[in-house]
Context: one part of a larger RNA
């Protein structure tokens, strides 16, 4: 892992309601005794009810407050006893699981420190005191040679560790093998008896040792400590169904009352729509208020300057700018103004299957999540966070969105090889139009994105020139006073400053731009010709184009593919298309009604947490009625029945007990608990 088994709301005592049944202003027994008895009598002690208020005296259908209560608070004739259920309390209390704590004991044969008593340490190297002789002193110090064998001394096996890599890692081994490696006469290693014991001991000191155990050994007990916490908690169908919210809490993943569920009883109402009726200061907008803020008139107040008889005056100011008017804005904590719109009242209106309240009984919740709207935080991020308000999902199955809880469409009692919608879509993957009609786009845009940029292309305006030639192109001209004045080393149209006139002209600026050191050149406004029919500018609009770079493979149409679409806009018609809605057929739930063992008829039957009902099926018990060696249980095979849990009948094997009907008791139902025990 698989398979069989085993495995979790139970007992007792109390107690609350619910049902059932006896009495009933009453109800009832308890230990006991008598009895063959667990039957049956008998026991009335004791219990609850039958009056209650009040702290109490006390009063009493009443009491209490008070000095009193026109008042307020409690009360003013239904219960008791069994039973069964269900819920709570007390017990281990649905099962299983801590780390802990406390008490008694066993452990120092591991291991740490001590005692006592024994072994053990190859070879090799170095050469301390002191001693001897010599030298050397006045003596001595010294100095030399011998000699001698000291040391937590040196190399280095044995022994004792245990730095470093490899290897091993279900190991050869619960710490090991290889190669190096440290100590190796020492605070050295070991044999053998021996002390130290659990908040104790030992510790050259590591929370490191106390027998593979150690921030407190082991074991046995308290003991079924407690675990507001994880896990699981076993058969079926019917009917209804939630929350994830509010206070409050050493309270925040628990609780408790309130909310929402469901049962039972009892009452009269809920809820949309309409009507009227009063309330409201938000969206917007506004500046009348209270603030913010910009420009202008005027210019208070201070500054600066000048006069000045000098703290006072006067005058001046391109400084500051109160405040008034004028224009023109902004506010969640402004408002002269103001809806949409919401709640709330009432209504002999209208629709809706009582869907509202009240009164017990049981719950279950208290982590919600996208999304649509209205706002807070946050960056007008976030699949982000906090609120209100709606829907869905949790508890919701099918159709769309390629797949896709929270989107869109629609809520699934069973059947049907019937029919019709919805959202979506109708070329080919794929059911259904290569369907009509006017358009649009050429970017495969449709099949991602912005400021921005652009003679793209479709449509609507609106203003200029223009057959007395426009735009465009070419061909000519594009002069003169004059090189204006001024400035400049020079400025002649073209650094720069002032004026910008005049003439001849079909026209021509004291010059549009390039250009020179300064001229000069080229060129433009401007003029004619040739040419002959639109052509400049600008403003709203559809629909494109750029802006656009990413990492396995094209990958931002689900593909294939699509260009008068199979793409975008507008209308129109068929048609697919769900478990929707119709149709027949059955089941069952509540209502109401009947000719009531049944029928009609209306509405119903989607579901976690939970509630409520009504069944199966083990095991024994009692009773009745059967079966069984001419074959029971079991088990194996089957194509039968029943809405399910289930239940027959046949055959095979088995080879001795066992069905049913009615009632009663439970060790009464297994797939999950990293379950427990077996087998493979």
């Nucleotide at each position: 892992g698989c398979c069989g088994g085993c495995g979790a709301g139970u007992u007792a005592c109390g107690u609350u309601c619910a049902c059932a049944u006896g009495c009933g202003a009453g109800g009832u027994u308890a230990a006991g005794u008598c009895g063959a008895a667990g039957a049956g009598a008998c026991g009335g002690a004791g219990c609850c009810a039958u009056a209650g208020c009040g702290a109490a005296a006390g009063c009493a259908a009443g009491c209490c407050u008070u000095a009193a209560c026109u008042g307020g608070g409690c009360g003013u004739g239904a219960g008791u006893a069994u039973g069964u259920g269900u819920g709570c309390g007390u017990a281990g209390a649905c099962c299983c699981g801590a780390a802990a704590c406390c008490c008694g004991a066993c452990g120092a044969u591991c291991u740490a420190u001590c005692c006592a008593u024994g072994g053990c340490c190859a070879g090799g190297a170095u050469g301390a005191a002191a001693g001897u002789g010599g030298a050397g002193u006045a003596a001595a110090a010294u100095c030399c040679a011998c000699c001698g064998g000291a040391g937590g001394u040196c190399c280095g096996a044995a022994c004792c560790g245990a730095c470093g890599u490899u290897c091993g890692u279900u190991g050869c081994a619960a710490u090991g093998c290889c190669c190096g490696c440290g100590g190796a006469u020492g605070a050295g290693c070991u044999g053998u008896g021996g002390a130290u014991a659990g908040g104790g001991g030992a510790g050259a000191a590591a929370u490191u040792c106390c027998a593979a155990u150690c921030g407190a050994g082991u074991u046995g007990g308290g003991a079924g400590a407690u675990a507001g916490c994880u896990g699981g908690u076993u058969c079926u169908c019917c009917u209804c169904g939630a929350a994830a919210u509010a206070g409050c809490u050493u309270u925040a993943g628990g609780g408790c009352u309130a909310g929402c569920g469901u049962u039972u009883g009892g009452u009269a109402u809920g809820c949309u729509a309409c009507u009227u009726g009063a309330a409201g200061g938000u969206a917007g907008a506004g500046c009348a208020c209270u603030g913010a803020a910009u420009g202008u008139c005027u210019g208070a107040u201070g500054g600066c300057c000048g006069c000045a008889u000098a703290u006072a005056g006067c005058g001046g100011u391109a400084c500051u700018g109160a405040a008034u008017a004028c224009a023109a804005u902004c506010a969640a904590a402004c408002u002269c103004c103001g809806a949409a719109c919401u709640g709330c009242a009432a209504g002999a209106u209208a629709g809706u299957u009582u869907a509202g309240c009240c009164a017990g009984g049981c719950a279950g919740u208290c982590a919600g999540a996208c999304u649509g709207u209205g706002g807070g935080a946050g960056a007008u991020a976030a699949g982000u966070u906090c609120c209100a308000u709606g829907g869905u999902c949790a508890a919701a199955a099918g159709g769309g969105a390629a797949a896709c809880a929270g989107c869109c469409c629609a809520g699934a009692c069973c059947g049907u090889c019937g029919a019709u919608u919805a959202a979506g879509g109708u070329c080919c993957c794929u059911a259904a139009a290569u369907u009509c009609a006017u358009g649009c786009u050429a970017a495969g845009u449709g099949u991602u994105a912005a400021a921005g940029g652009a003679a793209g292309u479709g449509g609507a305006g609106a203003c200029g020139c223009u057959u007395a030639a426009a735009c465009a192109a070419c061909u000519a001209g594009g002069a003169u006073g004059u090189u204006g004045a001024c400035u400049c080393a020079g400025a002649a149209g073209c650094a720069g400053c002032c004026a910008u006139c005049a003439u001849u002209c079909a026209a021509a600026g004291a010059g549009u731009g390039c250009g020179u050191a300064a001229c000069a050149g080229c060129u433009c406004a401007c003029u004619a010709g040739u040419c002959g029919a639109g052509u400049a500018u600008c403003u709203c609009u559809g629909c494109a184009c750029c802006g656009a770079a990413g990492a396995u493979u094209u990958a931002c149409c689900g593909g294939g593919g699509c260009u008068u679409a199979a793409g975008c806009a507008u209308g129109g018609u068929a048609c697919c298309g769900a478990a929707u809605u119709c149709a027949c057929g059955g089941a069952u739930u509540c209502u109401a009604g009947a000719u009531u063992u049944u029928c009609u008829a209306g509405a119903g039957u989607g579901g976690u947490a939970g509630a409520g009902g009504a069944g199966c099926g083990u095991u024994c018990u009692g009773u009745g009625u059967g079966g069984g060696a001419c074959g029971a249980a079991g088990u194996c095979g089957u194509a039968c029945c029943g809405u399910a849990a289930g239940g027959a009948g046949c055959g095979g094997u088995g080879g001795a007990c066992u069905a049913c009907a009615c009632a009663g008791a439970a060790g009464u139902g297994a797939g999950u608990a990293u379950g427990c025990c077996g087998g493979c």
Predicted 3D model of a 680-nucleotide part of an RNA (large-subunit ribosomal RNA, domain II) from Candidatus Alloenteromonas sp. The source organism's lineage runs through Bacteria, Bacillati, Bacillota and Candidatus Alloenteromonas. The RNAcentral record of the full RNA draws on ENA.